Overview
The prediction has a mean pLDDT of 87. Predicted 3D model of a 350-nucleotide part of an RNA (small-subunit ribosomal RNA, central domain) from uncultured Christensenella sp.

Context: one part of a larger RNA
RNA sequence: CUGGGCGUAAAGGGAGUGUAGGUGGCUGAUUAAGUGAAUCGUGAAAGACCGAGGCUCAACUUCGGAGAUGCGAUUCAUACUGGACAGCUAGAGUGCAGGAGGGGUAUGUGGAACUCCUAGUGUAGCGGUGGAAUGCGUAGAUAUUAGGAAGAACACCAGAGGCGAAGGCGACAUACUGGACUGUAACUGACACUGAGACUCGAAAGCGUGGGGAUCAAACAGGAUUAGAUACCCUGGUAGUCCACGCCCUAAACGAUGGAUACUAAACGUGGGUGGUAUCGACUCCAUCCGUGUUGCAGCAAACGCGAUAAGUAUCCCGCCUGAGUAGUACGGCCGCAAGGUUGAAACUC
Numbered sequence: 001c002u003g004g005g006c007g008u009a010a011a012g013g014g015a016g017u018g019u020a021g022g023u024g025g026c027u028g029a030u031u032a033a034g035u036g037a038a039u040c041g042u043g044a045a046a047g048a049c050c051g052a053g054g055c056u057c058a059a060c061u062u063c064g065g066a067g068a069u070g071c072g073a074u075u076c077a078u079a080c081u082g083g084a085c086a087g088c089u090a091g092a093g094u095g096c097a098g099g100a101g102g103g104g105u106a107u108g109u110g111g112a113a114c115u116c117c118u119a120g121u122g123u124a125g126c127g128g129u130g131g132a133a134u135g136c137g138u139a140g141a142u143a144u145u146a147g148g149a150a151g152a153a154c155a156c157c158a159g160a161g162g163c164g165a166a167g168g169c170g171a172c173a174u175a176c177u178g179g180a181c182u183g184u185a186a187c188u189g190a191c192a193c194u195g196a197g198a199c200u201c202g203a204a205a206g207c208g209u210g211g212g213g214a215u216c217a218a219a220c221a222g223g224a225u226u227a228g229a230u231a232c233c234c235u236g237g238u239a240g241u242c243c244a245c246g247c248c249c250u251a252a253a254c255g256a257u258g259g260a261u262a263c264u265a266a267a268c269g270u271g272g273g274u275g276g277u278a279u280c281g282a283c284u285c286c287a288u289c290c291g292u293g294u295u296g297c298a299g300c301a302a303a304c305g306c307g308a309u310a311a312g313u314a315u316c317c318c319g320c321c322u323g324a325g326u327a328g329u330a331c332g333g334c335c336g337c338a339a340g341g342u343u344g345a346a347a348c349u350c
Stems, first nucleotide, its partner, number of pairs: 003322004007304002012318001014201004021194003025088004030083002033081002035077008049065006091191001092188003095184004103177007110154001115149007125136002162169002206247006216240001220236004258317006266295011299306002323350003332343004
């Protein structure tokens, strides 16, 4: 390399948009590049193979024959693939009619709670733990009542429920805005799938500048525990946690399962639509489409398990793996303010 693989053994890119490329629905006629056939030319000699011969045999060697995947030319065939052409509507998209949703962005509003401040009542404790102590409190705490301030998060509803490409999204109102779904079949007429590079998004932590700072809380301090205790527990507490703008670009970024299309038993839930039957009336019944779960046949699988949301049966495209350690390290490149990220070895050892 051929090959075999990628849920858990090594292996699915964190996610999307999309360029090149690869792949691609139905019908007709055309071309003949791929494809197939025939003929001709070429495919040196030596070697290899087959048959003879020569050295006493053999190695060695001479002669003859066959063969030669390939390449080129001419002619023919036209099912399939390709090219150019005409058409179609089942893929894809648009329109129209609907309902669902924590999808996104911005602005404003609300109540509960924590903390702090002021005032009232009130008096000796509070707090904390396994038990304590540090800590707070007669300069009046804790508790309780009233008023005020500020920041952050939105109990119940809430669901194995919804939405989003993923990360993720949960009080309420308004504005702007993306996508999906159902029904219809008016329009376009293959416009599709995938996607190396590229571009965009990307939890938390972290970084820069400026705000903000209630809570919680790395670091840090103290109290305990302990042989020690740079911890677990307690009292405090700074970055940070929040906002704006700009970076960083990682994760057990997980369904550890790339995307698309088609096909392949059933049963039971649940979310969003549509149609029907019966009825005074669909709320229960039936059918169907989309989503999300549980069980399970066939099949698959090393087993666990998967099983129409496949890890089944197939096709197309991308990414990735190839013993363990060294090591996601070194060196170099690219990116970054830095932290670091990305690409990514070898010696050596087993």

Lineage of the source: Bacteria > Bacillota > Clostridia > Christensenellaceae > Christensenella. The RNAcentral record of the full RNA draws on SILVA.